[in-house]
Formats: sequence, C1' cells, structure tokens
RNA sequence: GGAGUCGGCCAGGCGACCGCGGCGACGGCAGGUGGGUACACGGCCCACGCACUGCCGGCGCCGAGGAAAGUCCGGACUCCGCAGGGCAGGGUGCUGGGUAACGCCCAGGCGCGGCGACGCGCGGACAGUGCCACAGAAAACAGACCGCCUCCGCCCGCGAGCGCGAAGUAGCCGCAAGGCGAACCCGACCGCGGGCGGAGGUAAGGGUGAAACGGUGCGGUAAGAGCGCACCAGCGUCCGGGGUGACCCGGACGGCUCGGUAAACCCCACCUGGAGCAAGGCCAAGCAGGGACAGGGUGGCCCGCCCGCAACGUCCCAGGUAGGCCGCACGAGGCGUCGGGUAACCGACGUCCCAGAUAGAUGGCCGCCACCCGGCCGCCCCCUGCGGCCGGGAACAGAAUCCGGCUUACGGCCGGCUCCCUCC
RNA sequence: GCCCCCGUAGCUCAGGGGAUAGAGCAUCGGUUUCCUAAACCGUGUGCGGCAGUUCGAUUCUGCCCGGGGGCG
Repeated sequence: GGAGUCGGCCAGGCGACCGCGGCGACGGCAGGUGGGUACACGGCCCACGCACUGCCGGCGCCGAGGAAAGUCCGGACUCCGCAGGGCAGGGUGCUGGGUAACGCCCAGGCGCGGCGACGCGCGGACAGUGCCACAGAAAACAGACCGCCUCCGCCCGCGAGCGCGAAGUAGCCGCAAGGCGAACCCGACCGCGGGCGGAGGUAAGGGUGAAACGGUGCGGUAAGAGCGCACCAGCGUCCGGGGUGACCCGGACGGCUCGGUAAACCCCACCUGGAGCAAGGCCAAGCAGGGACAGGGUGGCCCGCCCGCAACGUCCCAGGUAGGCCGCACGAGGCGUCGGGUAACCGACGUCCCAGAUAGAUGGCCGCCACCCGGCCGCCCCCUGCGGCCGGGAACAGAAUCCGGCUUACGGCCGGCUCCCUCC
Repeated sequence: GCCCCCGUAGCUCAGGGGAUAGAGCAUCGGUUUCCUAAACCGUGUGCGGCAGUUCGAUUCUGCCCGGGGGCG
C1' cells in the first nucleotide's frame, strides 16, 4: 500500500430573525363563585378573582430515531373467559448461564466453510409410518438381471489310450503251405474346450444415480465374500480419567458395518386461554325514548265531575352518538463512580427528568466553524503530508400505549485482528 | 394506529415436493368468405423478489416487495 474480518462511536455545532406543539408561572377579559334585589321565567346591581374553564398577550423550560420502519418474536397493561387437571392445536429445540420474557444475548461443545482473522449450522432416522422422480439389476432389506464358479442332462469339436466293430480286411513277405499285419471310420468311456437347459453357490465386477450394502493390501477359495489377518474409517457395550454439562482423552471387547429425509407425519422435553390502547373507563350536546306534574286545548250531543287523546311547558330517568377527559409519559428509565462476573448481565451509591400531537407539532432562512469530495496554488521536483483559495455535497428516514429484541433501509469516523505485496 | 388475507399466461382460476405447470376467454397465424363476424385447425406467453431446507421448491421455512379487507 492492497484485500478482508470483527467491534465501537456519531447522526452536525454555535449565533441572529421568523414560525409550530406541550408544560409552568404572570397579566387582561369572559364564563364563573359569593351576596343583595326584582320576578311566572329569562334578569339587574355589587364584590371576589381563592378554586375551575376558555380566549388574548408576552416570559421561562422542553421538543423524534438508530432505525421512530416492517409488525416478525417476547413482555407490561386492559377487557373477556376460566374449579382443578388433561387432551387437541400452536411454538421452540446442542450444553451452561443472562433476562420480566423471548425464536434474543453471552460463554462453551461438536460439525462444516475459509490459507487466516472469522463466519454458518445444531434434539431423535435403533419407537413406528411415509417418500426417495429419471436412470439403474437393485433405492432400503433384504434380495439377485447380467456376470463368475460348481454339479447334472443333451449336443458339437479336439485329444490320448482302449476294443466286443471295421478286420485278420487293405497292404507286405513267401514257389507254396502260410506268416506279418495297419489306417480312415465306428463304439463306449475319459480329459479339455464350447453351446443350450436345469439345480445350486457367490456378491469381487456392472458405470446408473444426489445417494449403491465399509476402504487398501495379503492370505484364502470351485468362484468369491470380514471368510481370516494387518492398517485405517465408523458404530455399539464396558472400564478408567477430566468437565456442572454438551462433550473430550485413554484402554479393552464385540458383531464386522446399520443410506437419506422430521423447514414429511411423528416421538421426546419445555413453553402456551382469547383479544388487543380503535384495549378499556368517565362525562356528555342534539335528535328520538320513558316517567311525574299544574294549567290551558280537544273528544265523549251542551255544562260540571270523570275518562281518554296529541302537542306545548317544567322537572326527573336510562342507554348513548357527535364531542371532550382519563388510560398517557417516572420508566424492567438515562448518565457517572465503585463492586461481582471471562462475558451477556447484576448490585450499591450519587445525579438527571428527557416529546406527548389527534389529521397529527420538532420547520424555514442567513452567517461562522467542523466533516466529506473535486480542482488550482505554495512548501526545490514525484508520492504522501501540511497550509491557502474556489466550487459542490451531507444519507436512510418522522414518534402515535409503552418496553426488550430481531430483520430491513442508510451516510460517515475510529480501533483491534488476519492474509498478500513492497521498502528499510 | 392495531389485526387478517392474497400474489400462477393479457384476464378469470386449477395444481400443495419429481409433469413439457393445465383449463376457459383473449392475442397471433392459417382454412372458409367478395370482405367481416361466427365456426374449425394451429401457435406463443407465466409460478412477485432474495436467501435457506432437500438430491430436487410453484409447493416447505425466513426476510423483503406489491395488492386487498376488517376494527371507532
């Protein structure tokens, strides 16, 4: 210098002007409160401004995030349900720890990937069931399509010997009597080789597949095979040692060897009632509803009593819409120091108060500084570095009940570690 | 704001580990017709994206993207 890996931090700062939301205190006004007075009711006057509400004015303090996002997990909180327990359903899954809890975090174990720093994964496939396309003889428990080997039967070929055949023939010798005397072929048997069929043995080879019934070598065999042996890999049982544990180290023995898939059903262990702040609670206009009451109206041919009717008036009631208030901002809280712990985290003490909108407030603009990028100039030249000037940029993104995580989006700075190259 | 569902061809839908992913309508080409329509024959086109599990993913799992719906 390059490439990589892990972790931490920041999310611009200061000032001026204008503007927005909340809280607090102040001033003014109104409602209001108290008293008096008049009255069928609505009023009028005086005082207070102590409490409550609203409006206006200026003042003080505070005012988005690391992800406020996705709504993927877990909890707090609220309502509903519920004697207790179990089943069903859902979720999680190495071990130990942390936590209110978690599918999160820390530490460790084993396996895999990477030269490495480091990263990723994780119960059980000896409880049972299912599935494993195509290809291949065979896809899961054992078996056997080709092949190899043995035996039997039939046929063919070759070979040696044999003879009850050929034949005492051909042929040869001899004057003759006579003597010597084959072979082709044929037959049964034997051996070797081949073909077909059958009975058996075998699993070394098949060239397929993602995956093929331990690997290599020697022996052994009719051919073979863990059939035997040596080494290696793997599994199980037992023993010894270490560790809380997952697991690790060492030894002996065994049968020789047992496929994958549970993000398939399932088994085991643990967790788990449902809904969600538009949860839920309080107040309550208007319209409609129910009840009570006096008077007037009206119907019962007229009047009165009495009974009924609808509307007006006054008072009361219930549910509850618009609307308002609570829930709702002090919390598993932030920061600092000390202590415990490898760490996650926990404890003690001190200190701080840190958004609460409801169609949704945190913004605009200017100046300076800081950051990043590019260009030019200077420090003798090149690189680096430093300084100056000019121009540009500053990401992702906006709380809505709250909190702990995960995931996703995204700008920059710093540090540890690893590998490679170069120089001294 | 809180919660739920869906995504397969241009459109409407099947398919729930191994298929060349299928049906109807539509598009295009041909036959027929003087031309068009209808009819008949043929043709192309696709699993929202990225990872993971598996020998193998449209299907199973996670994350993201897009669409729809409910709750005062």
Two RNAs folded together computationally: RNase P RNA and transfer RNA, 496 nucleotides in total. Its mean pLDDT, the model's own confidence on a scale to 100, is 77. It holds a member of the Rfam family "Bacterial RNase P class A". Rfam describes the family as follows. Ribonuclease P (RNase P) is a ubiquitous endoribonuclease, found in archaea, bacteria and eukarya as well as chloroplasts and mitochondria.